[in-house]
RNA sequence: GUGCGGUGCGUCUAGGGUUCCGGCGCUUCCCUCGGGAAGCGUGACUGGUCCGAGAGACGCAUGCUCCACCGGUGGUGGGGUUACACGGCGGGCCAAAAUCCCGGGAGAA
Numbered sequence: 001g002u003g004c005g006g007u008g009c010g011u012c013u014a015g016g017g018u019u020c021c022g023g024c025g026c027u028u029c030c031c032u033c034g035g036g037a038a039g040c041g042u043g044a045c046u047g048g049u050c051c052g053a054g055a056g057a058c059g060c061a062u063g064c065u066c067c068a069c070c071g072g073u074g075g076u077g078g079g080g081u082u083a084c085a086c087g088g089c090g091g092g093c094c095a096a097a098a099u100c101c102c103g104g105g106a107g108a109a
Stems, first nucleotide, its partner, number of pairs: 007061006015051002020048002022045001023042008063081008084104001086107001090102003
């Protein structure tokens, strides 16, 4: 300098927006005058549903490795290990946005 590898899934959290529910505002209708229904708007509306991390958490699996047993080119069980990680612009998905995907990318050290 180059190449390969640095795993997958689940539950959740940071975070995210606004399809649905709810909240709030306006309008119309009904009304037993307490309210109810519908439509439109609003996410600088706390929320519920929803999306959700490579560099967040936990768990399961996997990979590698050691031991024991079975007696075979492998299987079962158990132990260890699975490190490190600054990161745009822009584009994409879903209703929409995002630490989601492009992407351990471009770039930097």
The RNA shown here (Guanidine-I riboswitch aptamer) has 109 nucleotides and comes from Acuticoccus sediminis. The source organism's lineage runs through Bacteria, Pseudomonadota, Alphaproteobacteria, Hyphomicrobiales and Acuticoccus. Its mean pLDDT, the model's own confidence on a scale to 100, is 84. The model forms 100% of the base pairs in the Rfam consensus.